About this RNA
The prediction has a mean pLDDT of 84. This is a predicted structure of a 72-nucleotide RNA (transfer RNA) from a Muribaculaceae bacterium. Lineage of the source: Bacteria > Pseudomonadati > Bacteroidia > Bacteroidales > Muribaculaceae. It was read from a public genome assembly. It matches the Rfam family "tRNA". Rfam classes the family as a transfer RNA. Its family is annotated with triplet codon-amino acid adaptor activity in the Gene Ontology.

């Protein structure tokens, strides 16, 4: 060069066309002399980018960034 795989919340995954989750992490509450645990509740996502397909796209398709990983 050539070929796969990846790229989603502060971290690590899910989610194969119809309203983006989980789980640790974070913030407030609750228990408890008091702290962890535990319960409850919250906040945090232009889904790497630029376009196409479609009524609708994290998902389909292409191009481009970056990782990773097979050949030589």
């Nucleotide at each position: 060069c050539g070929c796969g795989g990846g790229a989603u919340a502060g971290a690590g995954c899910a989610g194969u066309g119809g309203u983006a989750g989980c789980u640790c992490a974070c913030u407030g509450g609750g228990c408890u002399c008091a702290u962890a645990a535990c319960c409850c509740a919250g906040a945090g996502g232009u889904c790497g980018u630029a376009g196409g397909u479609u009524c609708g796209a994290a998902u389909c398709c292409u191009g481009c960034u970056c990782c990773c990983g097979c050949c030589a």